Predicted 3D model of RNase P RNA and transfer RNA as a complex of 446 nucleotides. Rfam match: Bacterial RNase P class A. By type it is a ribozyme. Gene Ontology terms of the family: tRNA processing, ribonuclease P activity and dimeric ribonuclease P complex.
[in-house]
This record gives sequence, structure tokens and C1' cells, in this order.
RNA sequence: GGAGCCGGCCGGACAGUCGCUGUCGCCCACUUCGGCGGCAGAGGAAAGUCCGGGCUCCGCAGGGCAAGGUGCCAGGUAACGCCUGGGGGGCGCGAGCCUACGGAAAGUGCCACAGAAAACACACCGCCUAAGCAGCAGCGAUGCUGCCGGUAAGGGUGAAAAGGUGCGGUAAGAGCGCACCGCGCCGGCGGCAACGCCGGUGGCAGGGUAAACCCCGCCUGGAGCAAGACCAAAUAGGGGAGCCAGCGAAUUCGGUUCGCAAUGUGUGGCCCGCACAGUUCCCGGGUAGGUUGCUAGAGGUGCGCGGUGACGUGCACCCCAGAUGAAUGACUGUCCCCGACUGAACCCGGCUUACAGGCCGGCUCCUCUC
RNA sequence: UCCCCGGUAGCUCAGUCGGUAGAGCGGGUGGCUGUUAACCACUAGGUCGGCAGUUCGAGCCUGUCCCGGGGAGCCA
Repeated sequence: GGAGCCGGCCGGACAGUCGCUGUCGCCCACUUCGGCGGCAGAGGAAAGUCCGGGCUCCGCAGGGCAAGGUGCCAGGUAACGCCUGGGGGGCGCGAGCCUACGGAAAGUGCCACAGAAAACACACCGCCUAAGCAGCAGCGAUGCUGCCGGUAAGGGUGAAAAGGUGCGGUAAGAGCGCACCGCGCCGGCGGCAACGCCGGUGGCAGGGUAAACCCCGCCUGGAGCAAGACCAAAUAGGGGAGCCAGCGAAUUCGGUUCGCAAUGUGUGGCCCGCACAGUUCCCGGGUAGGUUGCUAGAGGUGCGCGGUGACGUGCACCCCAGAUGAAUGACUGUCCCCGACUGAACCCGGCUUACAGGCCGGCUCCUCUC
Repeated sequence: UCCCCGGUAGCUCAGUCGGUAGAGCGGGUGGCUGUUAACCACUAGGUCGGCAGUUCGAGCCUGUCCCGGGGAGCCA
């Protein structure tokens, strides 16, 4: 000098004028209303709504089945499908990056086309004729051809064909034998574990697919701030349909009441249990106002301590949007690198996606110079 | 704010268990007819909304993003 990797941070600045929302104080005797003044007023993703929790209500969530999610190990956390650390595998010269990564020797399904054969493996081309049978040639040894066969080395098909390389061996071959690698089992050592290392042993189990059904372990009750609570206003407290209308008792017995059963509903799969009762659905009607939930919280900032880290903990300080047609803006001036993605709506923790430009720290590789 | 459904040819829609994507209408060419319509024959046209992943192989399975549509208040 060039190329690259990882982590963290910022995301126009300042001043003035006029507005908007909230809140505090003062004035009008008080409330409303109004006026004046002070203070505060979008984000790293507020987004997508993909996960997890808080909170609220329902029958306090009980049992079984079903359904869904999740999946190497350990830890963190309120919890998670998130994060941290580690292991295995893959990629990169490297810094580093990626990883839905339990089970296919429990069962079932599928594997198009091609190919002989796609799963109780097989024999198309090829290789071999040692052994057996037949024929021919030969005095014979033997040779040739065919049958019966052997073979999984080579060719070919395919994404995938009974582990790979080498040596021996053989008629030709083959874990048939041996060495190394791979695989299974056993033992020892290290590690909390995933797993790793070492030694022995078995010639070798047996295709792939579980983001196919499934099996195993773990998790999940449902709904959501339009949850929920309170006040106020208004009406035709209208019409239709579905389900059960059975038994017993009391009685001033045409009827009423009580109990059981049945049925229905109870927040959304089914059954049981439980609770409440007539209830559910449709059409029609009315009102679509206010208060609360509503922001002090798994909250921030600084310092210290523990931990490799995620994170936990102690002390001190701080209060940091709460709108409801929905505020956070407009204009002017100065400056610069001329400003991207985009905006709260009950609240948090994550993930994912979008993003002009800029700053800081650590590291790797290549080249050159000293 | 919350919940649900859909995206396949120009239009409307199929696509079972992953295995070369189809139908109807429309378009083009030719025929029939004096001409047009109808009818007959042939034919073109698809990155299955985008990007990743699983698989030998994805319209289909999984994740994520984009686009479109629909529904949910209270009283009685």
C1' cells in the first nucleotide's frame, strides 16, 4: 500500500419565531372554561407480528386421547424456537463463518427416468472353465465348443448398487488372508456432559429419506387492552329457528312449586369430571360518549465485585412520550460530508427484515521498503 | 390493535401420496362460408409472488420477506 474478518457506536448541528400533546405552578372566590410562565415530548429498528413472558378475564385450568411446538451438551433467563460457552460436521491459506445436529439393527410408506437389479439385493456386457456332463480333434497329455456353473475385480445405468487403498491369493475373483484408514463392540483414561484419546477385539453389521408417517425425551388450558372495570345515553326489551320437554313428590289439584333425569351453554378438537341454567343462533332495533387499565419498569446511568462469557449482585444518582382522528411540526438564518430506513398506541425480552453516510477498537492474508 | 384466507398462462380456476405443470375462455395460423359469427384442426404463451433451506429431485415440505382480500366494538 492492497484485500478482508469480528465487535461497539452515531445516524444532521446550533439559534430565533409561531403552533401541537402532557404535566406542574400562578391569576379570575372555587370546578369547568380561559390566560400567563416553567419543564418534558419517537426508534435502532418504534416495522413485520415470527416466537417467549408480564398483565387481564374465563370454569383457578383436574384426568385421558388428540393436536401443535421443540430436538448435540452445559449454562444464562421471568420465559423462549433467544443468548453465551463448548463438542461434532462443513467452508475458507487465514482472521473467522455456517450448522432443524435425537432415532433408519421398532414398524410402515416412497425412491420418477435410466438400469440386469432400487432392497429377503442382482447378473446386461465382461472375466473364468479348476470340478461335473455331452460333442469334436488327438495314440495320449491336452485343446476347442456347448450345458451346468463360478464371479462382483472391470464396463455400463443412476442422486444412490454389500466400505476404501495396496500387497498376497485364485481358474477368474472376492475381507478369501494381511497392513493402514473407516465401522461396530468391549475396556481404560480425560471431561459435569456432548465428546475426545489410547488399547483390545470382530472381517464387517449393511442404501437413502424422519423440514414422509412414526418412535423417544421435553414443553403447551383458552382468549386477548376491541383483555377487563366503572359512569352515562338510547330502544320495538320486537320477530324467527334449533335442542329437552320424561319421572317422582307436595298442593287452595284446567295450574303452580320442588327434586332427579334429559338437553343446552359455559372461548373455539373429543370424552369424563366441574359449574350454571332454559339457553344458543339469525334477522331487526338502539348507541357508537367519558373515566380507568396507561405507564416507576424483569427501568436507565455510573462505579465496584463474581463469572471465560451470556449474566448475576451491591451502592449511589435519575424519572425518561402517553396521544384517542390520534401531539412530537412549520418557517427563517448560519454551517457541514446536504442527511438513509422509517414513526409509539397495554408493557417488556428476543428474532427477522429495511437502512445514505460516518466514527472507534481488535485481528488475518498478500506485496513492497528499512 | 388482534385474528383469518389467498397469490399457478392475458382472465377464471384445477393440481391426490414430492417425479417432465393442466382445463375453460381469450390470442395466432389454416379450413368451412359469397362475407361474418358459430364450428373444425393446429399452435404460441408459465423463472407456480420473491429469496434461502431439506431432498437425487419442490407448485407441493420448512423458514423468512412482499402483495392482495376479509373479519372482530357495546347495550338489549
Its mean pLDDT, the model's own confidence on a scale to 100, is 78.